A computed fold for a 1493-nucleotide RNA from a Chthoniobacteraceae bacterium, annotated as small-subunit ribosomal RNA. Its mean pLDDT, the model's own confidence on a scale to 100, is 84.
């Protein structure tokens, strides 16, 4: 200290998540010890048990029991036994009486308060026990518990009589003091007990300390304004009551006071604090333990008694709720310590001791003390320690992975040798202990004695034996730490992002690693990251955010100088600021937690003494901020009035005659009843044309025709005057475009709504014909707009250039223009700075200051709900459930627009021929089948794959067989058989049976061993079985389009840009000039092949010559040829555009000109394109089958539709007959002449056949004939009969001939393909596969040989540049809104329920105040008892305020594949948005302003 996470990608906003630390924590897996903490946080729920405050007998009487002593009775001779009585002592028991029970221990319910904190005040007060002082402490009395008797009562408990002490209670003396009082003076106390005694302990009354209390007052600390006004003891004053004390604390009586934007009153919440946590601080959030204050004790109300209480374990009433009970009536309060039920995610033993501290009594011993001090539980937390430790390589075995070698778990283990913490076990065994208490001392001191709960615990010492001691959660990024297997959007996981759809490092389980480790993670809850509410430390053109605009209070803030005080402010002093806790230093526990002690701090209050620069009262001056006044020009600033032409509509006449309007293109409309046109007369009511201008004027909305009047502002120039008089500005007032709304006027033209006509699928729009509110006045209301410059007002400061408006100086002129300064005002362009970028820039969004408004993720929500305001539409204020991980801003790169520019192409156009209509051939869908195998599906599948399906081929079916397999290796084991060959069944395959050769090598040989082959196991073969979406490869396709890129370097936070854009030019990112770019690479082109000219060499079967009748020979090599090599073509030369290039037009020479023609070659890359069925491969699948083999079938099946071609429909033709000229190719299981035979196909036969030599006939074209316009002498299907070839076989299913039949078609609708020259178009020819053939295909070759291109508006495709974009799966993209349904939280809502609260009225317990009466004392008083008064609970009713549920209602949100439209995003196909109004299934339309996002 940061990091995921919007996007293709950047940058920025901005949210949402994570990593840390923590806890009185819980749950989930584990679980060896020890130390120090800690432990009902919910039900202040209700509680059984038992204990938690007693204690003194030295205050006091008495009973009991005991002892001693004495007296006495009885029985006894006595001892001595029972007894009674007195006294003393001791133990005790109830009581009176004194002190304590007001401490100490729980709880956090209330409570927003002087509760608390922290500082003051108390001249306005009390204080028992304790400490100092002071004086006292004399003399009486009468009662009453008890205790006996008697009596009610079940009990609790009462009631009567009668007796009796006291330090209980009462007078009376004293009066130091004390209390009242001005005085005088008047009131006003006690108790004794122990001790032999000194003497103590009390007791009274004061004075004083100390300690606790009361009370009061500054300051300080939660939420809400959707709570804005509260308040009658209510504010004060006089009297008077009460207290321990001031005080409306009560009461009477006058007065009208108090608080309240600095938040009164109301509402919700909460004990406050020292501290905890966290955090770098500043803050945040908490307030357990421990300590300090409040408050409460079952709820709610009262006193009593006392120093202290309105009293947890006291009373009283009244109320719930529990228990007794005899039904009459009584108990009773764990928020005390265990411990119980309940509720809960969840919080423990009904333990031991007063040994210690500390507390209460007591003269003491000594008693009490669930307060404490210990133990027990519980990983609830903090800190320790251990679960061994060194060696150990065969790198063991098992376990997982493997590329099959191995790697890993691993020095891990095993084994060796040690070691002994903790736990076990045995032995010893503490400290916390002094004071008390007795003796002694004058006393300080001396001495003895007693007391351990925790404990036979810690400790120490010993023994044994590695023996008893590891789990937990991670493992996709973030975040250390990876594979293998299940699984297959299922299971599941998930803190964000997001995994999972058959190769999941992400689910589940393994192995393996990481982390912490007696814990491990998981849930909540805090701070933190989060500068994410921003004092420290944020923002507001576009990202959430400037109020619509002024005036203005309250409030912040404020010019120059002096003075005064010394509020703030600053120094020192002083006091407080509890301890604890945190920090530092030191100590004790073996060490830590843990604790002890020093010390700083404790950032704070108050007092008090300095200073006085700044701010600040207050005085007093100044002119520089502000304003007054004068002069003068400039404006659509307002407001009333008066006046004006044009125009458009209407009326009214005239002319005139069919058509006008209207539109993309129509129709509604008007018009022969005379429109429109047009003249001329009139009304009427709106609005003001040029001027006119990023001119002008206003705060802003706004303001435009002239002329009057009246008002305001602002600028300038002069100079005189006020003397800080200011700046802003919460509420607050005024103004505020259009639409809306009242009322009365007006209504020409326009126009929601509304009627009509198109359009369209549909048209509630767009567009037309009409057309009402309203648009306009005058009077109120209304308060909204993209009301924007989306930039709150004012004030200063800070480089420049260039327009206009307004006024003014100066220079020049006779003057006017003109140029130049200086203010204010409007503008563009820019510099530094600023900004996330766009951009802003002296009119700031730069540097500063004052002050005010506003933000704080997206949605729900411009909302509900209260509330003000409005006639009313509706404005203003303004949330929350609940969702989402985004949403958002600027800029980039692409793709894309019914956006633009520029080019280009058989892309249009101009043309020639086609398919599209017949027949057939041929491939697809598609139906059918037992199977019609698989695959290719827009272009870029459909004469493809397959350059040949009768069998095979062949994947598909039927069937009948085989199983180490038809085909490879190895092992291992059997025999003796292998190739062949017969034989038996069989449809064959196959099954079963016979015959049947043997070979190296060592060796004399028996033999063994190998090889070869059978049998049989085992390991494997086999798969055209899935996945082209796992791949390799290869291939189309954009596209033979011109383009995609790098390095460097410059820019730019960056994404990226530049470069490649620009100005030419090309077929071309070809080339040239420019340029912050220079370079360079894949593509272009050229190299490569063919054609096209020449030349050089080559010379058979070709040429040519010569002989021969031919066949053929013999000679050349000039030509043709073939086969190599070379030249030639460069915009290379002239002219022109042109002033430069590139280049282009044009010419000349040339076979050939400007790329001469064709091919071959296919950049980055797109479409998860295509092919696991060529082939090659991962992973999955089968294995007596999905494999292998064989027969037959089928792949040929045919209501149907498409796609390709063929022949054709004829006369530019068909039909005979004649005749002429290629090129490329191919043959030896092969092409196959000639003869001969057959009408032919062929057959029989062989000549010849490799450079042209054989096969082999080019056809079309020419030349003659015929045919004459017809379903034909076109066309040939299609059928029949009869043959030929090929094959083992031509039925399902071949080709070819002859004879014979002789369909359909007359040239093809919508539509739509190819072609730019040796092309189209047309005519033959050859090959590959092949046994043969569906070939009309496919790939070649030749020959005959056109037309037409003005041109780039429009289709359709591509290129480059630009512009919008809400698209990036990139327009087949985003995407709105209603309806249907399902789910979930919410508003309303007749009503009902429940909570708090207020006010009124009855009712009144216990108490306490008063009064009267009565009783007793007869002085005070005091029981009693009646009466008023206050008053808890209750009860009649009203009001308010929240909460809960509701039949039904309204909007939101959410949900892979509902419906219906298409609203926006590009010009989104009507530019979009805002604000108003009316309309409409619905996204929305339309009308008025406005706005450019």
């Nucleotide at each position: 200290a940061g990091a995921g996470u919007u996007u293709g990608a950047u940058u920025c906003u901005g949210g949402c998540u994570c990593a840390g630390a923590a806890c009185g924590a819980a749950c989930g897996c584990u679980g060896g010890c020890g130390g120090c903490g800690u432990g009902g946080a919910u039900a202040a729920g209700a509680c059984a048990u038992g204990c938690a405050a007693g204690u003194c007998g030295c205050a006091c009487g008495g009973g009991a029991u005991u002892c001693a002593u004495u007296u006495u009775g009885u029985a006894g001779c006595a001892a001595u036994a029972c007894g009674a009585g007195a006294u003393g002592a001791a133990u005790u028991c109830a009581g009176u009486g004194g002190c304590g029970c007001a401490a100490g221990g729980g709880u956090g319910c209330g409570u927003a308060a002087c509760a608390c904190g922290u500082g003051a005040a108390u001249c306005a007060u009390c204080u028992g026990c304790c400490g100092a002082g002071a004086a006292g402490u004399g003399g009486g009395g009468g009662a009453u518990a008890g205790c006996u008797c008697g009596c009610c009562g079940a009990a609790a408990g009462g009631c009567g009589a009668a007796u009796u002490a006291a330090u209980a209670c009462c007078g009376c003396a004293u009066g130091u003091g004390g209390u009242c009082g001005c005085a005088a003076g008047a009131c006003u106390a006690a108790a004794g007990c122990c001790g032999c005694a000194a003497g103590g302990c009390g007791c009274u009354u004061c004075u004083u300390g100390a300690u606790g209390a009361g009370u009061u007052c500054g300051c300080g600390g939660c939420c809400u304004a959707u709570c804005a006004g509260c308040u009658a003891g209510u504010u004060g004053g006089c009297g008077g009551g009460g207290u321990a004390a001031a005080a409306g604390c009560c009461c009477a009586c006058c007065a009208a006071g108090g608080c309240u934007a600095u938040g009164a009153c109301g509402g919700g919440u909460a004990g406050c604090u020292g501290g905890u946590c966290u955090g770098a601080g500043a803050g945040g959030a908490c307030g357990a333990c421990c300590a300090g204050c409040c408050a409460c004790a079952c709820u709610g109300g009262a006193a009593c008694u006392g120093a202290g209480a309105c009293a947890c374990g006291g009373u009283c009433c009244a109320g719930a709720c529990a228990c007794c009970u005899a039904c009459g009536g009584g108990u009773g309060g764990c928020a005390g310590c265990a411990g119980u039920c309940g509720a809960g995610a969840a919080u423990u033993u009904u333990u031991c001791u007063c040994a210690a501290u500390g507390g209460g009594g007591g003269a003491a011993a000594c008693c009490c003390u669930g307060a404490a001090g210990g133990a027990g539980c519980g990983a609830c937390g903090c800190c320790g320690c251990g679960u061994g430790g060194a060696g150990g390589a065969u790198g063991a075995a098992g376990g997982u992975c493997u590329u099959c070698g191995g790697a890993u778990u691993g020095u891990a283990a095993a084994c060796u040798c040690c070691u002994g913490u903790c736990a076990u076990u045995g032995a010893u065994g503490a400290a916390c202990a002094a004071a008390g208490c007795c003796c002694u001392u004058c006393a300080a001191u001396g001495g003895g004695u007693c007391u351990g709960a925790u404990a036979g615990u810690a400790a120490u010492c010993g023994a044994a034996g590695a023996g008893g001691a590891a789990g937990a959660g991670a493992c996709g990024g973030c975040u250390a730490a990876c594979u293998c297997u299940g699984u297959g959007c299922c299971a599941g996981c998930a803190g964000c992002c997001g995994c999972g759809g058959u190769a999941a490092u992400a689910c589940a389980g393994a192995g393996g690693u990481c982390u912490c480790a007696a814990g491990c993670g998981u849930u909540g809850u805090u701070c933190g990251g989060a500068u994410u509410c921003a004092u420290u430390g944020g923002g507001c053109g576009u990202a959430a955010a400037g109020g619509g605009u002024g005036c203005g209070u309250a409030g912040g803030c404020g010019g120059c100088a002096g003075a005064u005080c010394a509020a703030g402010u600053u120094a020192g002093a002083u006091g407080c600021g509890a301890a604890a806790u945190a920090c530092c230093c030191g100590g004790g526990c073996u060490u830590a937690a843990c604790u002890c002690g020093g010390g700083a701090a404790c950032u704070g209050c108050a007092u008090u003494u300095g200073a006085u620069a700044c701010u600040g009262c207050u005085c007093u001056g100044c002119u520089a901020g502000a304003g007054u006044a004068u002069u003068a020009g400039a404006g659509a600033a307002g407001a009333a009035g008066c006046u004006g032409g044009a125009a458009u509509u209407u009326a009214c006449g005239g002319u005139g005659u069919a058509g006008c309007a209207g539109u993309g293109a129509a129709a509604u409309g008007c018009g022969u009843a005379g429109a429109u046109a047009u003249c001329g007369u009139a009304a009427a009511g709106a609005a003001c044309g040029u001027c006119a201008g990023u001119g002008g004027c206003g705060a802003a909305a706004g303001c435009g025709a002239g002329c009057u009047u009246c008002u305001a502002g602002a600028u300038a120039a002069u100079u005189a005057c006020u003397g800080a008089c200011g700046c802003u500005g919460a509420g607050g007032c005024a103004c505020g475009a259009a639409a809306g709304c009242u009322a009365g006027g007006g209504g020409a033209g326009c126009a929601a709504a509304c009627g009509g006509g198109a359009u369209u699928a549909g048209a509630u729009a767009c567009c037309c014909c009409g057309g009402u509110a309203g648009u306009c006045c005058u009077a109120g209301c209304c308060g909204u707009a993209a009301a924007c410059g989306g930039u709150g007002u004012g004030c200063g400061u800070u480089u420049g250039g260039u327009g206009u408006g307004a006024g003014g100086g100066g220079g020049u002129u006779c003057g006017a223009c003109c140029c130049u300064c200086c203010u204010u005002g409007u503008g563009c362009c820019g510099g530094a700075g600023c900004u996330a970028a766009c951009g802003c820039g002296u009119u700031a969004a730069a540097c500063g200051c004052a002050c005010c408004g506003c933000c704080u993720g997206g949605g729900a929500a411009a909302u509900a709900c209260g509330g003000u305001c409005g006639c009313a539409a509706g404005a203003c204020u303004a949330a929350a459930a609940c969702u989402c991980a985004a949403a958002g801003a600027a800029a980039u790169u692409g793709a894309c627009g019914g956006g633009g520019g520029c080019c280009c192409g058989c892309a249009c156009a101009a043309g020639c021929g086609g398919u599209g209509g017949a027949g057939u051939a041929u491939g697809u869908g598609g139906c059918u089948u037992a199977a019609u195998u698989c695959g290719a599906u827009g272009c870029a599948a459909c004469g493809c794959g397959a350059a040949g399906a009768a069998c095979c081929u062949u994947a598909c079916c039927u069937a009948g067989g085989c199983u180490u397999g038809a085909c490879a290796u190895g092992c291992a084991u059997c025999u003796c058989u292998a190739a062949g060959u017969c034989g038996g069944u069989g449809a064959a395959a196959g099954c079963c049976g016979g015959c049947g050769a043997g070979u190296g090598u060592a060796g004399c040989a028996a033999u063994a061993c190998a090889u070869a082959a059978u049998u049989u196991g085992c390991a494997c073969a086999g798969g055209u079985g899935c996945u082209g979406c796992a791949u390799g490869g290869c291939u189309g396709u954009c596209g033979u389009c011109a383009g995609c890129u790098c390095g460097u370097g410059u820019c730019g936070u960056g994404a990226g840009a530049u470069g490649u854009u620009g100005g030419g030019u090309u077929a071309a990112g070809u080339c040239c000039c420019g340029c912050a770019a220079c370079g360079a690479g894949c593509g272009c082109a050229a190299c490569c092949c063919u054609c096209g000219u020449g030349c050089a060499c080559u010379g058979u079967u070709a040429c040519c010559a010569a002989c021969g009748c031919a066949a053929g020979u013999u000679g050349g090599c000039a030509c043709u040829c073939u086969g190599c090599g070379c030249a030639g073509a460069c915009u290379g030369c002239c002219c022109c555009g042109u002033g430069a290039a590139a280049c282009g037009g044009g010419g000349a020479g040339g076979a050939a000109g400007g790329c001469g023609a064709g091919g071959a070659u296919g950049a980055c890359g797109u479409c998860a394109a295509g092919u696991c069925a060529g082939c090659a491969u991962g992973g999955c699948c089968c294995u007596u089958a999905c494999g292998c083999c064989u027969a037959g079938g089928g792949c040929u099946g045919c209501a149907c539709a498409c796609g390709u071609a063929c022949u054709a429909c004829a006369a530019u033709g068909c039909c005979c007959a004649g005749u002429a000229c290629a090129g490329a190719a191919c043959g030896a299981a092969c092409c196959g002449a000639c003869c001969c035979c057959g009408c032919g196909a062929g057959g029989u036969g062989u000549c010849g056949g490799a450079a042209a030599c054989c096969a082999a006939a080019a056809a079309a074209a020419c030349u003659g004939g015929g045919u004459u316009c017809a379903g034909u002498u076109c066309g040939g299907a299609u059928c029949g009969c009869a043959g030929g070839c090929u094959g083992c076989a031509a039925c399902u299913c071949g080709c070819c001939u002859g004879c014979g039949u002789g369909a359909a078609g007359c040239c093809g609708g919508a539509a739509u393909c190819g072609c730019u020259a040796g092309u189209a178009a047309u005519g033959c020819c050859g090959u590959a596969u092949c046994a043969g053939c569906u070939a009309c295909g496919a790939c070649g070759g030749c020959g005959u040989g056109a037309a037409u291109a003005c041109g780039u508006u429009c289709c359709c495709g591509g290129g480059c540049c630009u512009u919008g974009u809400a698209c990036a799966c990139a327009c087949c993209g985003c995407c709105c809104g209603u309806c249907a349904c399902a789910u979930c939280a919410u508003g309303g809502a007749a009503g009902u329920c429940g909570c708090u609260u207020g006010c009124u009225c009855c009712c009144a317990a216990a108490g306490g105040a008063c009064a009267a009466c009565u009783a007793c004392a007869u002085u005070c008083g005091u029981c009693g008892c009646u009466g008023u008064c206050c008053a808890a609970a209750g009860g009649c009713g009203c009001a308010a305020g929240c909460g809960g549920u509701a039949a039904c209602u309204g909007g939101g949100a959410u949900g892979a594949a509902g419906u219906c439209g298409u609203a926006a995003c590009a010009a989104g196909g009507u530019a979009g948005c805002c604000g108003u109004a009316g309309g409409g299934g619905a996204a929305c339309c339309u009308g008025c302003g406005g706005c450019u996002g």
It matches the Rfam family "Bacterial small subunit ribosomal RNA". The organism belongs to Chthoniobacteraceae, within Bacteria.